[in-house]
RNA sequence: AUCCUGGCUCAGGAUGAACGCUGGCGGCGUGCCUAACACAUGCAAGUCGAACGGAGUGCUAAAAUAGCUUGCUAUCUUAGUUACUUAGUGGCAAACGGGUGAGUAAUGCAUAAGUAAUCUGCCCCGAAGUUUGGGAUAACUUUCCGAAAGGAAGGCUAAUACCGAAUAUUCUUAAGUAUUCACAUGUUUAUUUAAGGAAAGAUUUAUCGCUUUGGGAGGGGCUUAUGUCCGAUUAGUUAGUUGGUGGGGUAAUGGCCUACCAAGACGAUUAUCGGUAGCUGGUCUGAGAGGAUGAUCAGCCACACUGGGACUGAGACACGGCCCAGACUCCUACGGGAGGCAGCAGUGGGAAUAUUGCGCAAUGGGGGAAACCCUGACGCAGCGACGCCGCGUGAGUGAAGAAGUUUUUAGGAAUGUAAAGCUCUGUCACGAGGGACGAUUAUGACGGUACCUCGAGAGGAAGCCCCGGCUAACUACGUGCCAGCAGCCGCGGUAAUACGUAGGGGGCGAGCGUUAUCCGGAAUUAUUGGGCAUAAAGAGCAUGUAGGUGGUUGUGAAAGUCAGAUGUUAAAUAUUUCAGCUCAACUGAGAUUUGCAUUUGAAACUUCACAACUAGAGAUCGGUAGAGGGAAGUGGAACUCAUAGUGUAGCGGUGAAAUGCGUAGAUAUUAUGAGGAACACCAGUUGCGAAGGCGGCUUCCUGGACCGAAUCUGACACUGAGAUGCGAAAGCGUGGGGAGCGAACGGGAUUAGAUACCCCGGUAGUCCACGCCGUAAACGUUGUUCACUAGGUGUUGGAGGCAUUUAAGGGUUUAGUGGCGCAGCAAACGCGAUAAGUCGACCGCCUGGGGAGUACGGCCGCAAGGUUAAAACUCAAAGGAAUUGACGGGGCCCCGCACAAGCGGUGGAGCAUGUGGUUUAAUUCGAUGCAACGCGAAGAACCUUACCAGCCCUUGACAUCUGGCGGACUUGGCAGAAAUGCCUUGGUGCCUUCGGGAACGCCAAGACAGGUGCUGCAUGGCUGUCGUCAGCUCGUGUCGUGAGAUGUUGGGUUAAGUCCCGUAACGAGCGCAACCCUUGUCCUUAGUUGCCAGCGAGUAAAGUCGGGAACUCUAAGGAGACUGCCGGUGAUAAACCGGAGGAAGGUGGGGAUGACGUCAAGUCAUCAUGGCCCUUAUGGGCUGGGCUACACACGUGCUACAAUGGCCGGUACAAAGGGCUGCAAAGCAGCGAUGCGGAGCCAAUCCCAGAAAACCGGUCGUAGUCCGGAUUGCAGUCUGCAACUCGACUGCAUGAAGUCGGAAUCGCUAGUAAUCGCGAAUCAGAACGUCGCGGUGAAUACGUUCCCGGGCCUUGUACACACCGCCCGUCACACCAUGGGAGUUGGUUGCACCAGAAGUAGGUAGCUUAACCUUCGGGAGGGCGCUUACCACGGUGUGGUCAAUGACUGGGGUGAAGUCGGAACAAGGUA
Repeated sequence: AUCCUGGCUCAGGAUGAACGCUGGCGGCGUGCCUAACACAUGCAAGUCGAACGGAGUGCUAAAAUAGCUUGCUAUCUUAGUUACUUAGUGGCAAACGGGUGAGUAAUGCAUAAGUAAUCUGCCCCGAAGUUUGGGAUAACUUUCCGAAAGGAAGGCUAAUACCGAAUAUUCUUAAGUAUUCACAUGUUUAUUUAAGGAAAGAUUUAUCGCUUUGGGAGGGGCUUAUGUCCGAUUAGUUAGUUGGUGGGGUAAUGGCCUACCAAGACGAUUAUCGGUAGCUGGUCUGAGAGGAUGAUCAGCCACACUGGGACUGAGACACGGCCCAGACUCCUACGGGAGGCAGCAGUGGGAAUAUUGCGCAAUGGGGGAAACCCUGACGCAGCGACGCCGCGUGAGUGAAGAAGUUUUUAGGAAUGUAAAGCUCUGUCACGAGGGACGAUUAUGACGGUACCUCGAGAGGAAGCCCCGGCUAACUACGUGCCAGCAGCCGCGGUAAUACGUAGGGGGCGAGCGUUAUCCGGAAUUAUUGGGCAUAAAGAGCAUGUAGGUGGUUGUGAAAGUCAGAUGUUAAAUAUUUCAGCUCAACUGAGAUUUGCAUUUGAAACUUCACAACUAGAGAUCGGUAGAGGGAAGUGGAACUCAUAGUGUAGCGGUGAAAUGCGUAGAUAUUAUGAGGAACACCAGUUGCGAAGGCGGCUUCCUGGACCGAAUCUGACACUGAGAUGCGAAAGCGUGGGGAGCGAACGGGAUUAGAUACCCCGGUAGUCCACGCCGUAAACGUUGUUCACUAGGUGUUGGAGGCAUUUAAGGGUUUAGUGGCGCAGCAAACGCGAUAAGUCGACCGCCUGGGGAGUACGGCCGCAAGGUUAAAACUCAAAGGAAUUGACGGGGCCCCGCACAAGCGGUGGAGCAUGUGGUUUAAUUCGAUGCAACGCGAAGAACCUUACCAGCCCUUGACAUCUGGCGGACUUGGCAGAAAUGCCUUGGUGCCUUCGGGAACGCCAAGACAGGUGCUGCAUGGCUGUCGUCAGCUCGUGUCGUGAGAUGUUGGGUUAAGUCCCGUAACGAGCGCAACCCUUGUCCUUAGUUGCCAGCGAGUAAAGUCGGGAACUCUAAGGAGACUGCCGGUGAUAAACCGGAGGAAGGUGGGGAUGACGUCAAGUCAUCAUGGCCCUUAUGGGCUGGGCUACACACGUGCUACAAUGGCCGGUACAAAGGGCUGCAAAGCAGCGAUGCGGAGCCAAUCCCAGAAAACCGGUCGUAGUCCGGAUUGCAGUCUGCAACUCGACUGCAUGAAGUCGGAAUCGCUAGUAAUCGCGAAUCAGAACGUCGCGGUGAAUACGUUCCCGGGCCUUGUACACACCGCCCGUCACACCAUGGGAGUUGGUUGCACCAGAAGUAGGUAGCUUAACCUUCGGGAGGGCGCUUACCACGGUGUGGUCAAUGACUGGGGUGAAGUCGGAACAAGGUA
């Protein structure tokens, strides 16, 4: 990097929303989701005088009195009054309308039914009535009590208030008769008898009421079926409980209540319990199925401060009624009272939700005969962008394009026709005028209405979010893991498209974002529509209950199924068609509606009933194999122990040891005995069993399987929740047994440690019997069962044919058990008739990782523990398969001075040089494992020089531009360390087309210069390294879902991916090789400065000369080497081995040449360069100092330690270089360095320049030396302005360490190592360094086990920053949630008991009582009181459950670079 699995997140739609920024208009909607919390104030239910008696006011009439104008006023009385008002009696309403959702998981709701088990005021349609009496009472009045609220007593009075009597049915009750319908109880109609039961009047004379009764409409009550959330860590519940009988009660059924009887009733199709919740039409979302939700509107229910209760009534157990109890609030004279906004406004509260508005004009409701009254229902208005819809904020023209701003490569580009300017328009808003519908005769809150007309003027009207990807839209500056952003991934550590700001851009637009919530995407709970070998997931295995599913044929039924019809599915909503507001939102009208019920049919399939069948299944008979199970017996080998013998010093054990055993005789060996456990060979991917598991042999008991017959039964089957049984090892209990082995434990080792691995011992245990436990990687990680679907092949158990050579064979079939493989499947790996293929049936299980298979609770267990099984919190992953790399204390093969075999070194000494460290004013900077360290530096006394101190300069030491002056330039003096400063001297330059021009110096100002300042992790270029290793890739094709593979692997071979062969590959490129240079042989050409064989000349000698062109050499060009030839090996290949020839032989030797890439390797101080920084200094100049310091450590070298040597003398032989600011000869001087000198040479000519080891001779004689030369002293030479810090060399003197070097480590395979000298670059001078040159010139390589590095293939991987990887646990610290916890507090609830308000029902001995009856005594009936039953609040005790809290404590999670180890990943170093 890939495919898959799997979670997290986002893009869509929606909202009674809230918050932030912003805000022009209108229409239609909508607005306490929280505290069913508490409420000040006002209003929200009254009305009727045509029910009634009064009271008050007015009017009319009459009378009286007074004033007196004699017909007027006033007062009073009486009568009347279709005048007005109304406290009370009475009627109706107040049970509607309005609010809220606390309770309620069913006494609710939805749908469909039933009521033959029922009620119904007002209203509608019928029938029949409305006769006659009576007694009270409020108001009022008098008195009294009280603060108040209110109350008591006496007296008067009316009614449509109350009561008696009469009459009455198709009324009610009871008992009958006949009859209709229906068959659980029932019921219709007609009829007989008996008993019982009504009424109210008012008035305008029209009616309205009242009573009885039948029906209707509308409204209820009750019942049934189905549906209606989560939890089983709630499995049993229930005594009025279930049913019956009698009675009571109700409008009505019913344990609704009561007495008795029976013992039932409900429940895994989830009772009971706990939690949550008003239900529905609908609403939101979705392709749908579904999921979520239940604001507004509509239906139902429930509630009205909390709990209980009844009264009245047609209707209530009553929101604005009553009684009681409780909490709270208010008033009080402390005695006592009053109250209930979940009605409309309003207040507090709250993140959040409006006015203490107008009106009854409309619609609707109550009362009334009506007028009318009431109506916070309702109609309107107000407030809020809260939502939806509509409109506007202007339109046209206008530059190669103003200004400003941003950016820039400095040219430009962008904002941008945008603006300005010019020409227009008037929607909205504003001003003025007119002016509807809603209203039918009247009546208009809305109303400054909608709408229309006119006027003026671009004026009054644009913001919000975003711009890294998802996701449309990019730049600059600031910041520098800070500040901050973030839905997820993530961004920010100096060049941020991700933070902040700006410019620009994108999106939406009077809104835009954020937050919250729901659906979607999510096939991520999968009915539609998922899975379980390895990703999460098959129960350890079986038997079997309920359940689910079920072979063939026929007949019938009709539950499922299918078709038709009917009813219902309220309205609104939704969909669709049309229509009304200018459009739309909004609104109106029509159509449509998956369900349920009833009914009529069909009969293929499922089902049910019946009758049959045999293919499934089972039984019977005959055989077969087997470590199948249980019990009893028995055998040999081995082991240990004991006894006895032989025998002597060790044995044993390990990587090596030690502990241990042994002279008290071990080990070893022989004999005998004892004991326990396990059964070698046979033995096999053989057998048996459901699994666990089963292995010596014999006997007994016993389960299953297979094969073959074809006799029987006749679907008897499959699966299987719960349940039951079996179930390795370890472990537990009791009792035995105990040889070997062996947790724990002891000892010995190993180790930094070693509570381990290794060793010596050793207890439980392992064994037996009985009983528990119930789990394992109990795995084929693959549930059971049936059917179907190509072939080969091995093996085990049967059956029956074939043929023959009689020992095997070949073929068929069946049951197992293995290995390949087609189709198909699968993410891939793989599976593949023993499926992971294609279908059916049933069960179990899964839903991101961690927390956690844990906590709590339950069940099981003696315990250990098992089983069932969460949440908080936390992360954005965890995981599977395969791929490419890298890595492995994995494997195979191969290579390399990699090891080995050798030679010589380093590490020890002294010195040189570089580095670290230290020091210093500075010791400039860089390089730091290999691949820094005699490196940059091919050369620091000044300079260099970048560092330090001091003294100076500021457009500058250097470049370009502008202006001015001037020649430029220069001599001398003084001061100074110099830079520099002051004074002074000389001086009219060059070119010219005669206009001027070029260079130069000084002054001035500013643009700018300058920086070895930072960043090599911003870069270019260059370089190192792996590595001169043999590799690295591409095109096309093919394979694979894909990453990728193939090619490039394999068999050979090579130095080589070199070549050959094979081959789904065929070709190609960069590398390898070759081409280039050099060297080795020969030839040709040429022959000076090089050469000299032959000829001649010549010298003391010498190519010295004539000459020669043979040789050497020089330098041009050629030849030559190609496995070409021969033999062998190999595959007849490539190639290898040997040989010939050849100067050279298998790349002849050496060099140059460095693939794709790796190391953020090195270099900003070679150079170049982005960005940042300094600018009287981080720039520039000068003097002096420093880079050369010195307790120390390391690297690289030189010289040595000597006799293969040192010293002295003599003799010989190179190559390659350099030379004019140069090399310098001869000669002379000096011991010498060197000086003087100056021939020759711009070089095959001259010079540097004597090569040295070697060789010959001599001496030294193993010693700190005739080795070694450091150090130091003195005296010199040379270079240079100058050798103090700080040069090299010379001479004399001095003569240190060092006697071959610990651990360790380096180089080298032939002209190599070793050794010897020579030259050059740099350079005034200054090499032991570096780069070259030649001289002399070895040893060894068996070989690839090991170390290091590398290459190919393969394997494992939890690594990919790639093993210097990853990663685990304890401990310490901080934070978070959670379990336990002596307890504490609160909620809720069960049981038992106490208690008992108000009320109802029953009883009643006390008290009391108008109507009716009465024999007048009283009675009937009622009331009060008392009492019984029920019962709210309350109380006591004891349990359950939930929540909060709790000293302490347990584990868990998360955190920055903490501590200790090193468990896992490779054979992870003990798999």
Molecule: small-subunit ribosomal RNA
Organism: metagenome